Description: This is a predicted structure of a 682-nucleotide part of an RNA (large-subunit ribosomal RNA, domain II) from a Bacteroidota bacterium. RNAcentral holds the full RNA, with entries from ENA. Taxonomically the source falls in Bacteroidota (Bacteria, Pseudomonadati). Its Rfam family is "Bacterial large subunit ribosomal RNA". Gene Ontology terms of the family: structural constituent of ribosome and ribosome.
[in-house]
Context: one part of a larger RNA
RNA sequence: GCCUACGAGUUACUCCUCUCUGGCAAGGUUAAUUCCGAUGACGGAAGAAGCCGAAGCGAAAGCAAGUCUGAAUAGGGCGUAUAGUCAGAGGGGGUAGACGCGAAACCUUGUGAUCUACCCAUGACCAGGUUGAAGUUGCCGUAACAGGUAAUGGAGGACCGAACCGAUAAGCGUUGAAAAGCUUCCGGAUGAGUUGUGGGUAGGGGUGAAAGGCUAAUCAAACUGGGAAAUAGCUCGUACUCCCCGAAAUGUUUUUAGGAACAGCCUCGAGGUUGAGUGUUAUAGAGGUAGAGCUACCGAUUGGACUAGGGGGCUUCACCGCCUACCAAAUCCUGACGAACUCCGAAUACUAUAUCAUAUACUCGGGAGUGAGCCCAUGGGUGCUAAGGUCCGUGGGCGAGAGGGAAAGAACCCAGAUCAUCAGCUAAGGUCCCCAAAUUUAUGUUAAGUUGAUCUAACGUGGUCCGAUUGCAUUGACAGCUAGGAUGUUUGCUUGGAAGCAGCCAUUCAUUUAAAGAGUGCGUAACAGCUCACUAGUCGAGCGAUUGGGCGUGGACAAUAAACGGGCAUUAAACAUAAUACCGAAGCUAUGACAACAGCAAUGUUGGGUAGGGGAGCAUUCUGACAGCAUCGAAGAUGUUGCGUAAGCAAUGUUGGAGCAGUCAGAAAAGCAAAUGUAGGC
Numbered sequence: 001g002c003c004u005a006c007g008a009g010u011u012a013c014u015c016c017u018c019u020c021u022g023g024c025a026a027g028g029u030u031a032a033u034u035c036c037g038a039u040g041a042c043g044g045a046a047g048a049a050g051c052c053g054a055a056g057c058g059a060a061a062g063c064a065a066g067u068c069u070g071a072a073u074a075g076g077g078c079g080u081a082u083a084g085u086c087a088g089a090g091g092g093g094g095u096a097g098a099c100g101c102g103a104a105a106c107c108u109u110g111u112g113a114u115c116u117a118c119c120c121a122u123g124a125c126c127a128g129g130u131u132g133a134a135g136u137u138g139c140c141g142u143a144a145c146a147g148g149u150a151a152u153g154g155a156g157g158a159c160c161g162a163a164c165c166g167a168u169a170a171g172c173g174u175u176g177a178a179a180a181g182c183u184u185c186c187g188g189a190u191g192a193g194u195u196g197u198g199g200g201u202a203g204g205g206g207u208g209a210a211a212g213g214c215u216a217a218u219c220a221a222a223c224u225g226g227g228a229a230a231u232a233g234c235u236c237g238u239a240c241u242c243c244c245c246g247a248a249a250u251g252u253u254u255u256u257a258g259g260a261a262c263a264g265c266c267u268c269g270a271g272g273u274u275g276a277g278u279g280u281u282a283u284a285g286a287g288g289u290a291g292a293g294c295u296a297c298c299g300a301u302u303g304g305a306c307u308a309g310g311g312g313g314c315u316u317c318a319c320c321g322c323c324u325a326c327c328a329a330a331u332c333c334u335g336a337c338g339a340a341c342u343c344c345g346a347a348u349a350c351u352a353u354a355u356c357a358u359a360u361a362c363u364c365g366g367g368a369g370u371g372a373g374c375c376c377a378u379g380g381g382u383g384c385u386a387a388g389g390u391c392c393g394u395g396g397g398c399g400a401g402a403g404g405g406a407a408a409g410a411a412c413c414c415a416g417a418u419c420a421u422c423a424g425c426u427a428a429g430g431u432c433c434c435c436a437a438a439u440u441u442a443u444g445u446u447a448a449g450u451u452g453a454u455c456u457a458a459c460g461u462g463g464u465c466c467g468a469u470u471g472c473a474u475u476g477a478c479a480g481c482u483a484g485g486a487u488g489u490u491u492g493c494u495u496g497g498a499a500g501c502a503g504c505c506a507u508u509c510a511u512u513u514a515a516a517g518a519g520u521g522c523g524u525a526a527c528a529g530c531u532c533a534c535u536a537g538u539c540g541a542g543c544g545a546u547u548g549g550g551c552g553u554g555g556a557c558a559a560u561a562a563a564c565g566g567g568c569a570u571u572a573a574a575c576a577u578a579a580u581a582c583c584g585a586a587g588c589u590a591u592g593a594c595a596a597c598a599g600c601a602a603u604g605u606u607g608g609g610u611a612g613g614g615g616a617g618c619a620u621u622c623u624g625a626c627a628g629c630a631u632c633g634a635a636g637a638u639g640u641u642g643c644g645u646a647a648g649c650a651a652u653g654u655u656g657g658a659g660c661a662g663u664c665a666g667a668a669a670a671g672c673a674a675a676u677g678u679a680g681g682c
Stems, first nucleotide, its partner, number of pairs: 001682006011096003015093010027052003033046005056063002066078004099237002102234001106227003110223002117201009126191001128160003131156001135152006164188003169184004203219001205215003240617006250263005264370002266367006276360001277358003281354005291344001292342002298338002303333003307328001309327002311324004373398010403414003418593004423589003429583003432567003438580001440579006451569002459554003463551010480538005486511003492504002517532001521530002594607005618671001620668007628660002636655008
């Protein structure tokens, strides 16, 4: 992992409540117990003790269709216009383990020191080698001591190193040879040493050279039995089928935030008024949002005018006075802002009435689930006019929604799946091939593979196409080529020099001219030289400037050719504008079928669905009644065939070898794929 078996809403209660069925009914009903029939899941009878109801209100005395409060005959609260009760079944609640499994823990009775910690008693063990303390002796020495030296001696938590005890580093091992080992290296090795045997200390206790260590592979409180099915607002699991409806992720409160109570939204039953609900259109309303406006207020505000006040300057001993591209109130002109401004002011939405359309709405009662929501569009707050951010409002969707499109994708676009069909039409989106359908038609654009379906800007761009305005042009434009481009003059100043061309100045002038600047750029130390403006000739038809738009282009940086879905595509298979045809879904239509609801019928409408509510069935075991089958082969097993919308049912072959099914009722240890489920097998 698979298979088989087992495996979870049960049972009790003189508890509460609702629904259904039945009996009796202003009443209903017996319990224990007893008797009879009788041996069954027994039946019948007796037995009013008790219980519920028929009257309530008040704390009570008490009064009573009323009563309590109150001074009240007021007002108000609770009642009164009658239906209950017993039994059975079912939904829900309560008390019990209460759908099943699951803690970590707590308390209590005991068991453990054969592991290990420490202690007690009594024993055992430590190859070999090294060092050489005190003391002692001899000699020297001292007045005597002291002291020196040589021997002797054999101390030490001394040294090296086996056994023994340990465990430093690395490797191996890590479903191991081993639930702690192996190899090599390493520490101690006469000591606070190691070890045998016997004994002691026990769980909030022991022991601890102290690590929360150890206390039998278990320790921040051992293990075993019991309280005990502790509790678990938590996780997981919860078993056959079909049909109808179908949510919520919100509000308030919460030692509350992943739980709950009440409300909201769902379902089932009952009820009654009626168009009470919803939508369209019309009319009438209240409103202060969007917008707009502010010389209509409040606040804020651009520039100017005018002018209080202030600063500065002048004058002056001071006053008075004057000036001011300084600051500036009020006023005027001008421009413009505001969620907490408004002289104004929509659309929607809301209220009311009417109209038309349409089966909702409401009340009461039984049962819930939900109370983590998320995305898109839009009106806002917050944030950075950040977020797949966060918090509200409105709408849609997912959630609980399949199908087609977007390559692939909860939410985007289209569209809401009862079933069947080898029928048709369409939506979004597509029509070269993958891939169903146009290599369709017309006119343009793009040359970047731009593009070809989800990301790109500021700023550049004589890429190219289309427009608008304007200038020049056969009296010859624009471009090219040929020629000229001069003189006063090297203007003046400056300067070492400055001659068109370092710099400064200006009547930047005048002359000759077809034309030629006191000079457009290169150049020289300065000149020179080249060139331009300008002019003529040649050529022969369009050429410039400004501006708007289309498609391109640069800007353009991430790890695969690598985000066209791929192949690939260039008068397109790209882009733009038109047009026609076709494809394309579970949409719509067609044909047939089923179910629910409405309806007398004809017929019409409806049938996606999680949590959840309601309804109808299938199967298993047993019981009762009635009717059956079976050695001429029951159950079971295993094939095949048929029937039913499904759970399932039936027939038949083989096997098997003794019991079993049907109908109507009843009762349940009543259905498995999941629980890191339990046991067994493979």

The prediction has a mean pLDDT of 82.